A computed fold for a 182-nucleotide RNA from a Syntrophomonadaceae bacterium, annotated as Lysine riboswitch aptamer.
């Protein structure tokens, strides 16, 4: 030179993740809203209350006509546990149970695609979850080839490519720094 162990700091994967502003489709000719006719119903995921209606329910007809959630497609901003998803507990919306949001703790996923089964959803979108398949990234073991380490040579470390298995993010690279052991 090098090894092990902690904490710091910087970065790489690639349809990479989250947000956000403008725009498009779709939602949807729905909701509503006016008129006419029309005659007691009708509103929510349930249920309990409750509300609206003869000052005209519901369905019908014309005629006008959204929006949000979610997704495509630019621009930006912030990042590589980026982020999602599951449980348990609190808090919010709440009359309770569903249902939605925020918070902490613990769990699982290294990343994206495509198939299926299940769920939300108006969707042949999109999105979870669970199963499967190539695919890729990174690390370790093996093989082969070539490079480098002073001139050959052997040999040994490194490095590169390519094949094969095998793991996965509290991981990988590079770097500073303690602390060991030698």
């Nucleotide at each position: 030179a090098g090894g092990u162990g902690g904490g710091g700091u910087a970065g790489a994967g690639g349809a990479g993740c989250g947000g956000u502003u403008g725009u498009c489709a779709a939602u949807a000719g729905u909701a509503c809203u006016g008129u006419g006719g029309g005659g007691a119903g009708c509103c929510u995921g349930g249920g309990a209350a409750g509300g609206c209606u003869u000052u005209g329910a519901a369905g019908c007809a014309c005629a006008g006509g959204a929006a949000a959630g979610g997704g495509g497609c630019u621009g930006c901003c912030g990042c590589c546990g980026a982020a999602g998803u599951c449980g348990u507990a609190a808090u919010u919306u709440c009359c309770c149970c569903a249902a939605a949001a925020u918070u902490c703790c613990g769990g699982c996923u290294g990343g994206g695609c495509c198939u299926g089964c299940a769920g939300u959803g108006a969707a042949g979108a999109a999105c979870u979850g669970c199963a499967g398949g190539a695919c890729u990234g990174u690390c370790a073991c093996c093989a082969a080839a070539g490079g480098u380490u002073u001139c050959c040579c052997u040999g040994g470390a490194c490095c590169u490519u390519u094949g094969g298995u095998g793991g996965u993010g509290u991981g990988c690279u590079a770097u500073c720094u303690c602390a060991c052991a030698g």
It matches the Rfam family "Lysine riboswitch aptamer". Gene Ontology term of the family: lysine biosynthetic process. Its mean pLDDT, the model's own confidence on a scale to 100, is 77.